A computed fold for a 343-nucleotide part of an RNA from a Patescibacteria group bacterium, annotated as large-subunit ribosomal RNA, domain IV. Model confidence (mean pLDDT): 81 of 100. The full RNA is in RNAcentral, with records from ENA. Taxonomically the source falls in Bacteria candidate phyla (Bacteria).

Context: one part of a larger RNA
RNA sequence: CGAUGAUUAAGGAACUCGGCAAAUCAGCUGGGCGUAAUUUCGAGAAAUGCCCUUCCCGGUGUAAUAACCGGGAUACAACAAAAGAGUCUCAAGCGACUGUUUAUCAAAAACACAGGUCUAUGCAAAAGCGUAAGCUAAAGUAUAUGGGCUGAGGCCUGCCCAGUGCCGGAAGGUUAAUUGAGAGGGUGACCUUACCCUUACGGGUGAGUAAGCCUUUGAUCGAAGCCCCGGUGAACGGCAGCAAUAACUAUAAUUGUUCUAAGGUAGCGAAGUACCUUGUCGGGUGAGUUCCGACGCGCACGAAAGGUGUAACGACUUGAGGACUGUCUUGAUCAUCGACUCG
Numbered sequence: 001c002g003a004u005g006a007u008u009a010a011g012g013a014a015c016u017c018g019g020c021a022a023a024u025c026a027g028c029u030g031g032g033c034g035u036a037a038u039u040u041c042g043a044g045a046a047a048u049g050c051c052c053u054u055c056c057c058g059g060u061g062u063a064a065u066a067a068c069c070g071g072g073a074u075a076c077a078a079c080a081a082a083a084g085a086g087u088c089u090c091a092a093g094c095g096a097c098u099g100u101u102u103a104u105c106a107a108a109a110a111c112a113c114a115g116g117u118c119u120a121u122g123c124a125a126a127a128g129c130g131u132a133a134g135c136u137a138a139a140g141u142a143u144a145u146g147g148g149c150u151g152a153g154g155c156c157u158g159c160c161c162a163g164u165g166c167c168g169g170a171a172g173g174u175u176a177a178u179u180g181a182g183a184g185g186g187u188g189a190c191c192u193u194a195c196c197c198u199u200a201c202g203g204g205u206g207a208g209u210a211a212g213c214c215u216u217u218g219a220u221c222g223a224a225g226c227c228c229c230g231g232u233g234a235a236c237g238g239c240a241g242c243a244a245u246a247a248c249u250a251u252a253a254u255u256g257u258u259c260u261a262a263g264g265u266a267g268c269g270a271a272g273u274a275c276c277u278u279g280u281c282g283g284g285u286g287a288g289u290u291c292c293g294a295c296g297c298g299c300a301c302g303a304a305a306g307g308u309g310u311a312a313c314g315a316c317u318u319g320a321g322g323a324c325u326g327u328c329u330u331g332a333u334c335a336u337c338g339a340c341u342c343g
Stems, first nucleotide, its partner, number of pairs: 001338008010329002014327001019324001030052004038043001040152001054073007074078001087322007094314002099111002115150007127136003154308003158239003163236002165232005172227003182217006191208007240258005267301001268298001279295005
């Protein structure tokens, strides 16, 4: 000097990002009393807090303890041999709760949850696995099963269907395979025709053409879908500007105007969301970028990607206080094991 323990005058968080660590508290489902706000009346609650606790004798009592009554003893700040063995309170945020999770840096406000709601599915169900047979769903049957979102309970959940999606509709438009009317091109004779050879029969060469074949094009027929017409937001989503105006000033209930599918309702709000910002005011402190209560044109909250309050709960996050302490002022000492010295 290090590790692990123990003690410490006076002070008591001045330490520090932060009371991290340590200390305080405390057992036997101890005994007697007492216990606030709030509350979903269950709770909160071991709230907070005060007192008692040993041993001996006798009695009541009991199945035996316990418990109670009386008297006494002592080294009585009398729970406990050791081990073991709640710190408490106030306020706020988030999540209702118990639960689950990143085996091995994250335990949470994340996931789940009961509850809510939308949607699919009538059973040979929807959905899923498999090439298939088949299987799960389910030896179930809409009070069932699958999927999406939300997340106890309380009070609530506004406006927009123009776009996208989904559902419904079928008059018109468009449209696939299919059908193949008609047309073009090629080929094409023992047919037609021109020329040449030949006495003639006939032959040769070239051009054209019917049918057929090949090929190109293509009228017509033609479902769903799309266009179209409606509906639908606890479907994906969206929820504005600019001016002017009241008899101090300021502000604007009001008015005008532009655009839109419609222009953000209730509630909340410098928020875990606020850039400006340490916003402004109030509280707490001697002093408070944090915290709490307000204010509100909110850069860029907002109603099941839910809004807002909420008892209980939380190894969650934030602020404050009591008690407590070597965290600190500020060091010191002790024990054990190392380091170190010698061997």